[in-house]
RNA sequence: CCCUUAUCAAGAGAGACUGAGGGAACAGGCCCUGUGAAGUCCGGCAACCUGUGUUAUGCAUAAGGUGCCAAAUCCUGCGGUAACAACCGAGAGAUGAGGU
Numbered sequence: 001c002c003c004u005u006a007u008c009a010a011g012a013g014a015g016a017c018u019g020a021g022g023g024a025a026c027a028g029g030c031c032c033u034g035u036g037a038a039g040u041c042c043g044g045c046a047a048c049c050u051g052u053g054u055u056a057u058g059c060a061u062a063a064g065g066u067g068c069c070a071a072a073u074c075c076u077g078c079g080g081u082a083a084c085a086a087c088c089g090a091g092a093g094a095u096g097a098g099g100u
Stems, first nucleotide, its partner, number of pairs: 002099007013042001015041003021032003026077004043069003048065003051061004073092001078089004
């Protein structure tokens, strides 16, 4: 990189440093941001894998491996129902666990 599979409307700081951008990529929207973006540290959330407890495929826990901490994966981009709005699915993406 590719393949399989599960999940993606919940949850997570009035901290420190820093200092302009950010919301994956392209396009169109819509937002966040010097009342401080991104990043780093600390802190936290969660519970996919491991561990531990338990008779238990369950439940609990949160020590280890990841992950995550504005808005549904911020929304749309393809198809269907509908046609004001909305809903369902696909695709793409993200993360975990396996595999090549």
Predicted 3D model of a 100-nucleotide RNA (SAM riboswitch aptamer (S box leader)). The prediction has a mean pLDDT of 85. Its Rfam family is "SAM riboswitch aptamer (S box leader)". About the family: The SAM riboswitch is found upstream of a number of genes which code for proteins involved in methionine or cysteine biosynthesis in Gram-positive bacteria. It was read from a public genome assembly, where an Rfam model found it.